This is a predicted structure of a 94-nucleotide RNA (SAM riboswitch aptamer (S box leader)) from a pig gut metagenome. Its mean pLDDT, the model's own confidence on a scale to 100, is 79.
[in-house]
């Protein structure tokens, strides 16, 4: 820089306290989460064998929509709020 993030797919061992990036909400967690291996499974960015999303590889993922939310527009609404869409920040690919 580009291209996608409302689909989808978890067991077993180990460790022992915090985890979803920071905030704020809300969730998960000693019935053992994170995270670190084993197998397994999803998926279709890359290269191949194709022309089926799939053979074999190079990533990735396997709680919640990236869990929500801010910031800008538009719309409702008396307010507080709520809807839409958009930036922004991350994430994973080339």
């Nucleotide at each position: 820089u580009u291209a996608u993030c409302a689909a989808g797919a978890g067991u077993g061992g180990a460790c022992g306290a915090g985890a979803g990036a920071a905030c704020g909400g809300c969730u998960c967690u000693a019935u053992g989460a994170c995270u670190c291996c084993a197998c397994a499974g999803c998926a279709a960015c890359c290269u191949u064998u194709u022309a089926a999303g799939u053979u074999a590889g190079g990533u990735g993922c396997u709680a919640a929509u990236a869990c929500c939310g801010g910031c800008a527009a538009a719309g409702u609404a008396a307010a507080u709020a709520c809807u839409u869409u958009g930036a922004g920040u991350g994430a994973u690919a080339a």